[in-house]
Molecule: Glycine riboswitch aptamer
Organism: soil metagenome
RNA sequence: AUGCAGGAGAGGCUCCCGCUCUAGCCGGGAGCGCCGAAGGCGCAACCCGCUCGGAAACGCUCAGGCAAAAGGACUGCAU
Numbered sequence: 001a002u003g004c005a006g007g008a009g010a011g012g013c014u015c016c017c018g019c020u021c022u023a024g025c026c027g028g029g030a031g032c033g034c035c036g037a038a039g040g041c042g043c044a045a046c047c048c049g050c051u052c053g054g055a056a057a058c059g060c061u062c063a064g065g066c067a068a069a070a071g072g073a074c075u076g077c078a079u
Base pairs, nucleotide, nucleotide: 001079002078003077004076005075006074011032013031014030015029016028017027018026033066034065035064039062040060041059042058046054047053
């Protein structure tokens, strides 16, 4: 790195438009609330004898996410 398995948190919220046209589903936009375990950024715990350097599961929440699906840090096994 690849494959398989496990894998959390937080509104399946409200409004508008379209599709449908009984309703529902779906798509787009807006609004507020919320989550942090893709990524990113920050501090710097920590690593190294020290410097250089690396750097968190801590913090931020830009991105991402808040039914299912997908994704998913990390863990186990195999190559």